[in-house]
Context: one part of a larger RNA
């Protein structure tokens, strides 16, 4: 000096990003126990008391009651919850980055949409075949949401999906007008040119799709601007105008979302960029890409309090081991 362990006056988080680490709590019995709540919980809430030994009485033989004795201390050693208040997120138990992340991520019961009538849809395969399933719509597959409570607004113009079939467009194929080459022949020697064989090839016909017409948002998604106006001022229930498919409803809101911002007010502190409650000026919340609440739960995250302490003021001492020196 390091590691591990033990003790410490007075103070008690002043340490620190943060009570990290340590300390404290801890058993059994009795009493007692709040808000809130899904009435199950919360709850071991919190908080308080007793505990050794001896004698006597009772005893269901486990103990109980009364009286007494000793110590600083009686669950006498060891082993054995710290607690409370408030908020965010996720309902919960569970799962996960084997080897830096355990979470607010995944899953979940519940909800919804959608496909599928059985040789099912879907999946693997070239196929046979297999899974689905020795199942049959209270079933199986896909997608989204994620207990529960209250709810889930408007837009189908774009993209997607579903339905429609009148018209337009449209492939191969069918079709074969015509054209070209070749040459029997005819010739006015310029050319014309049957049949055949080749090379091309117009009209016409021709499905789905697309255009078109409807539907559909718990499909992908989207959900405005400017100006004026009320007997102080301010504000604008109201009016005007432009644009749109429609202009954000309920609820929430400086939020895991707020740039300006340490917004403003209130609470907590002597003092609070964090925290809690409000306000609404939402840069850039918002309704199953779910919205808002919510008891219980969490090795979750955030703020506060009590208890407790060498975390600190501010260090000191001791034990064991190592480093180091000599042999």
């Nucleotide at each position: 000096u390091c590691a591990u362990g033990g003790c410490u006056a007075a103070g008690g988080a002043a340490c620190u990003a943060g009570g990290c680490a340590a300390a404290a709590u801890c058993g059994a019995c009795c009493c007692g126990u709040a808000a809130c709540u899904u009435c199950g919980g919360g709850a071991g809430a919190a908080g308080g008391g007793u505990c050794g030994c001896c004698u006597c009485g009772c005893u269901u033989c486990g103990g109980c009651g009364a009286g007494g004795c000793c110590g600083c201390a009686g669950u006498u050693a060891a082993a054995a919850g710290g607690u409370c208040c408030a908020g965010g997120c996720g309902a919960c138990u569970g799962u996960u980055u084997a080897u830096c992340a355990a979470a607010a991520a995944c899953a979940c019961a519940g909800g919804g949409c959608u496909a599928u009538g059985c040789u099912a849809a879907a999946u693997a395969g070239a196929a046979a075949u297999a899974u689905g399933a020795u199942g049959u719509a209270u079933a199986u597959g896909g997608c989204c949401u994620g207990a529960c409570a209250c709810c889930u607004g408007c837009c189908c113009g774009g993209u997607g999906c579903c339905g429609g079939a009148a018209g337009g467009u449209u492939a191969a194929g069918a079709g074969g007008a015509g054209a070209u080459g070749u040459u029997a022949g005819a010739u006015u020697u310029a050319u014309c040119g049957a049949a055949g064989c080749a090379u091309u090839g117009a009209a016409u016909u021709g499905a789905a799709g697309c255009c078109c017409c409807g539907g559909u948002a718990a499909a992908c998604g989207g959900c405005g601007g400017c100006c004026g106006u009320a007997a102080c001022u301010a504000u604008a229930a109201c009016g005007g105008u432009c644009c749109u498919a429609a202009g954000g409803u309920a609820g929430c809101g400086a939020a895991a979302u707020u740039c300006c911002u340490u917004g403003u007010c209130g609470g907590g502190u002597a003092a609070g960029u964090u925290c809690c409650g409000a306000c609404c000026u939402g840069c850039a919340c918002g309704a199953a890409u779910g919205g808002u609440g919510c008891a219980a739960c969490g090795a979750u995250c955030u703020g506060g309090a009590c208890a407790c302490u060498g975390u600190c003021u501010c260090a000191g001492c001791c034990a064991u081991g190592a480093u180091c020196u000599c042999g």

About this RNA: The part of an RNA shown here (large-subunit ribosomal RNA, domain IV) has 327 nucleotides and comes from Aquimarina atlantica. Model confidence (mean pLDDT): 88 of 100. Taxonomically the source falls in Aquimarina (Bacteria, Pseudomonadati, Bacteroidota, Flavobacteriales). It matches the Rfam family "Bacterial large subunit ribosomal RNA".